[in-house]
């Protein structure tokens, strides 16, 4: 001194004047006090808390998936394993099951889970008395013809059949585990080394796994495909929910204990006595409503996430068309201009705004500070 990893923090400040909402105080003008956020935001995941059996069995549906904690709980976080990436500091991972069935694998390729298309080998046959291909020409097939047959001509060495071969081209993201050596007609884990992987036992650890030993390896991927497996999930949501007032008449019509309705996907179950539709009226008030898994500090505990385990201090919006704002001076930070380098002028100060109430995630955010680590270079 460069370059980066990781975690947290601020996010204008002070002081005057007007102004808004609550709460309390006052006959009364008016007074004290408190009044947005890390994300109030998206409403995506979790719980309080209200009702409906203080929710109960079954089917379907949904959701989570290494292990072991933390929580009220999670799809959340802490440590750890395991695989991956990075020289590291560290980051990434829906990371149970393809040894139970379905289905999918695009192109390309003989084949994408059982296949031999080139070559490799082994046996039969054919051939210099001329193999296979190539040229004319004729005949036939056939109707997406690019085929068979004769016959001529040049030419001049292999072709056909059956079989064995996954080692070798070759296709592909992926071809029956990878290198090397033996072995073989030619090859192959067929056999041995090392590796990797898998089953089984033994040891260590709560586990998840690691290590070690013995077995030649019966068969690709994909489960954010269906499925299977474990374990969790009842519904509705503060317009829940409950009370007051006030209407219009205990108006009209229809269902119902042989069970209306409720339990917002069915079925049992279980409450159960009122439900609907029509006409008519309200569209007010009050609780729910903010003291709470409650904040902040210091101690313990525990690697840590975390914990009413101890002390101490304090109360922090609660509105209901929705209050949190506006000038003005200073003074902080940026960016421009201008300078007599002392300053001056002039524009900006991000995202965004509570609505029962938490606990996460995610996401959007101008500037900035702090810690603690990696790796490179100098230079004592």
């Nucleotide at each position: 001194g460069g370059a980066g990893c990781a975690g947290g923090c601020c996010g204008g400040g002070c002081a005057g004047c007007c102004g808004c909402g609550g709460a309390c105080c006052u006959a009364g003008u008016g007074g004290u006090c408190c009044g947005a956020g890390g994300a109030a935001a998206g409403u995506c995941c979790g719980g309080g808390c209200u009702c409906c059996a203080c929710a109960g069995g079954g089917c379907a549906g949904g959701g989570u998936g290494g292990u072991g904690g933390g929580u009220a709980a999670c799809c959340c976080c802490c440590a750890c394993c395991g695989g991956g990436g990075g020289c590291g500091a560290c980051c990434c991972c829906a990371g149970g099951g393809a040894g139970a069935g379905u289905g999918c694998c695009a192109c390309a390729g003989a084949a994408a889970c059982a296949u031999a298309c080139c070559g490799c080998c082994c046996c039969g046959g054919c051939c210099a008395u001329g193999a296979g291909g190539g040229g004319c020409g004729g005949c036939c097939g056939g109707g997406u013809g690019u085929g068979g047959c004769c016959g001529c001509c040049a030419g001049g060495a292999g072709c056909c059949g059956g079989g064995g071969u996954a080692a070798g081209g070759g296709u592909g993201a992926a071809a029956a585990g990878g290198c090397c050596g033996g072995g073989u007609a030619a090859g192959a884990g067929c056999c041995g080394g090392c590796c990797g992987g898998c089953a089984g036992c033994c040891u260590g650890g709560u586990g998840a796994c690691a290590g070690g030993c013995u077995g030649g390896c019966c068969a690709g991927g994909c489960a954010a495909a269906c499925c299977c497996c474990a374990c969790c999930c009842g519904g509705a949501g503060c317009a829940a929910g409950g009370c007051c007032a006030g209407g219009u008449a205990g108006g009209g019509g229809g269902a119902g204990a042989u069970g209306a309705g409720g339990u917002g996907g069915c079925c049992c179950g279980c409450c159960g006595a009122u439900c609907c539709c029509c006409g008519g009226g309200u569209a007010g008030g009050c609780c729910g409503c903010u003291c709470g898994a409650g904040g902040c500090c210091g101690c313990a505990g525990g690697u840590g996430a975390c914990u009413g385990g101890c002390g101490g201090c304090c109360c922090c919006a609660g509105a209901g068309a929705g209050a949190u704002g506006g000038c003005u001076g200073c003074c902080c930070c940026c960016g421009g201009a201008c300078u007599u380098c002392g300053g001056u002028c002039c524009g900006g100060g991000a995202c965004a705004g509570a609505a029962c109430c938490c606990g996460g995630c995610u996401u959007a955010c101008a500037g900035g500070c702090c810690u603690g680590c990696u790796c490179c270079c100098c230079u004592c």

About this RNA: Model confidence (mean pLDDT): 77 of 100. This is a predicted structure of a 380-nucleotide RNA (Bacterial RNase P class A) from a Bacillota bacterium. The sequence is in RNAcentral, with records from ENA. Rfam family: Bacterial RNase P class A. By type it is a ribozyme. It is recorded under the gene name rnpB.